[in-house]
Model confidence (mean pLDDT): 83 of 100. The RNA shown here (transfer RNA) has 71 nucleotides and comes from a Minisyncoccota bacterium. The sequence is in RNAcentral, with records from ENA and MGnify. The organism belongs to Minisyncoccota, within Bacteria. Rfam family: tRNA. It is annotated as a transfer RNA.
RNA sequence: CGCGGGGUGGAGAAGUGGCAUCUCGGAAGGCUCAUAACCUUCAGGCGCAGGUUCGAUUCCUGCCCCCGCAA
Repeated sequence: CGCGGGGUGGAGAAGUGGCAUCUCGGAAGGCUCAUAACCUUCAGGCGCAGGUUCGAUUCCUGCCCCCGCAA
């Protein structure tokens, strides 16, 4: 250099054009004599840039990073 897979809250994953969801974690409240468990609520996220589109996490292009294959 070539080929393939991936990048989504603090962690792990889903979502493949129309509100970004789930589990754990964090905060507040409730329950309790108290803690844990349980219940309710909240904060926090689409790698970067451009394009297509009424509308992009999703489609296209380029770049960056990670993993693998071949050499």